Small-subunit ribosomal RNA, central domain from an uncultured bacterium, 351 nucleotides, folded computationally.
Context: one part of a larger RNA
RNA sequence: CUGGGUGUAAAGGGAGCGUAGACGGCUGUGCAAGUCUGAAGUGAAAUGCCGGGGCUCAACCCCGGAACUGCUUUGGAAACUGUACAGCUAGAGUGCAGGAGGGGUGAGCGGAAUUCCUAGUGUAGCGGUGAAAUGCGUAGAUAUUAGGAGGAACACCGGUGGCGAAGGCGGCUCACUGGACUGUAACUGACGUUGAGGCUUGAAAGCGUGGGGAGCAAACAGGAUUAGAUACCCUGGUAGUCCACGCCGUAAACGAUGAUUACUAGGGGUCGGGGGGCCAGGGGCCCUUCGGGGCGGGGGCAAACACAUUAAGUAAUCCACCUGGGGAGUACGUUGGCAGGAAUGAAACUC
Numbered sequence: 001c002u003g004g005g006u007g008u009a010a011a012g013g014g015a016g017c018g019u020a021g022a023c024g025g026c027u028g029u030g031c032a033a034g035u036c037u038g039a040a041g042u043g044a045a046a047u048g049c050c051g052g053g054g055c056u057c058a059a060c061c062c063c064g065g066a067a068c069u070g071c072u073u074u075g076g077a078a079a080c081u082g083u084a085c086a087g088c089u090a091g092a093g094u095g096c097a098g099g100a101g102g103g104g105u106g107a108g109c110g111g112a113a114u115u116c117c118u119a120g121u122g123u124a125g126c127g128g129u130g131a132a133a134u135g136c137g138u139a140g141a142u143a144u145u146a147g148g149a150g151g152a153a154c155a156c157c158g159g160u161g162g163c164g165a166a167g168g169c170g171g172c173u174c175a176c177u178g179g180a181c182u183g184u185a186a187c188u189g190a191c192g193u194u195g196a197g198g199c200u201u202g203a204a205a206g207c208g209u210g211g212g213g214a215g216c217a218a219a220c221a222g223g224a225u226u227a228g229a230u231a232c233c234c235u236g237g238u239a240g241u242c243c244a245c246g247c248c249g250u251a252a253a254c255g256a257u258g259a260u261u262a263c264u265a266g267g268g269g270u271c272g273g274g275g276g277g278c279c280a281g282g283g284g285c286c287c288u289u290c291g292g293g294g295c296g297g298g299g300g301c302a303a304a305c306a307c308a309u310u311a312a313g314u315a316a317u318c319c320a321c322c323u324g325g326g327g328a329g330u331a332c333g334u335u336g337g338c339a340g341g342a343a344u345g346a347a348a349c350u351c
Base pairs, nucleotide, nucleotide: 003323004322005321006320007305008304012319014201015200016199017198021194022193023192025088026087027086028085029084030083031082033081034080035077036076037075038074039073040072041071042070049065050064051063052062053061054060091191092188093187094186095184096183097182098181103177104176105175106174107173108172109171110154115149116148117147118146119145120144121143125136126135162169163168206247207246208245209244210243211242215241216240220236221235222234223233258318259317260316261315262314263313267295270292271291272290273289274288275287276286277285278284279283300307324351325350326349333344334343335342
């Protein structure tokens, strides 16, 4: 290389859109590039293979045959692939009618709580811990009442419940806006699937500029603990956490499970729709169907654990990735970054 694989053993790209490419529904007609078939030419000889023969045998040599699976030309076939044309509606999309949703962006509003400020009441403690101390407090704290300021987050509802491609999204209202689902079957007529490069997006932390700063809190300081304690505990506390714009581009970015399609027992529950039936006062019950998200469980699969119509089953298409451990996600080079660092990514050596 081939092969075999990728939930947990090495291995699914963090996610999407999409270029080239690869693959691609049903019917008819034509062409004949692939494909199949006939013929001709060529495919040197030697070697190799098979059958004989000659040196006493063998090596070696000689003869014959097949083969040389290929290439070129030419005659034909038309099922499949391809291609051209015409058509279809089951894939895909559009329209129309609906309901669901923390999907996104912007603006406004609200209450609880913490902190701070002002004023009142009030007096000696408060706070904290395993126990304490640092700390705060007679310059009146803690507690409590009233008023004010400001920032951040939205208790209950709340749910293996919803939405989103992933990251993620949760007080309320408005504006703009994306997607999915159900029903219908009016329209288009294969317009599809995947997707190397590419582009976009991407938690937290971090970076740049300017704001903001209540609480929390790396660093730091102090108090404890301890043999020590650069920790765990306590009192403080700065970056940061928040906003705007710009970067970074990584995570156990996880379902450790790529995308799409088809098929393969049933069960009970849940979310969003549709249809039918029964009882009807609200509404409830039963049957059925489509889509989502969970549980348990057969056949099957699996090394086992487990998975099991949301497959890790049975198949197909396309992409990505793996090939013993360490060295090492390192070195060198390159690309992008303000930087930290990211991406790509070896070898010697060693077991």
Rfam family: Bacterial small subunit ribosomal RNA. Its family is annotated with structural constituent of ribosome and ribosome in the Gene Ontology. Model confidence (mean pLDDT): 89 of 100. The RNAcentral record of the full RNA draws on ENA and SILVA.